RNA sequence: GCGGGUAUAGUUUAGUGGUAGAACGCAUCCUUGCCAUGGAUGAGACGGGGGUUCGAUUCCCCCUACCCGCA
Numbered sequence: 001g002c003g004g005g006u007a008u009a010g011u012u013u014a015g016u017g018g019u020a021g022a023a024c025g026c027a028u029c030c031u032u033g034c035c036a037u038g039g040a041u042g043a044g045a046c047g048g049g050g051g052u053u054c055g056a057u058u059c060c061c062c063c064u065a066c067c068c069g070c071a
Stems, first nucleotide, its partner, number of pairs: 001070007010024004018054001026042005047063005
């Protein structure tokens, strides 16, 4: 330099155009003499820019970061 892939919460991830879910973690409360375990509730996310569309996490293009292959 060329080609391919991936990017969603603090972490690991689901989500093939119509309200973004889960687990662990975190906060508060209950339970307990304390801790742990268990239970309830809550906060927290679509890498950036553009395009298509009534509507984009999803489809297309570019950029960025990372991974793989070729040279």
A computed fold for a 71-nucleotide RNA from a Patescibacteria group bacterium, annotated as transfer RNA.
The sequence was found in a public genome assembly.
It matches the Rfam family "tRNA". Rfam's curators write: Transfer RNA (tRNA) molecules are approximately 80 nucleotides in length. The family's RNA type in Rfam is transfer RNA.
Model confidence (mean pLDDT): 84 of 100.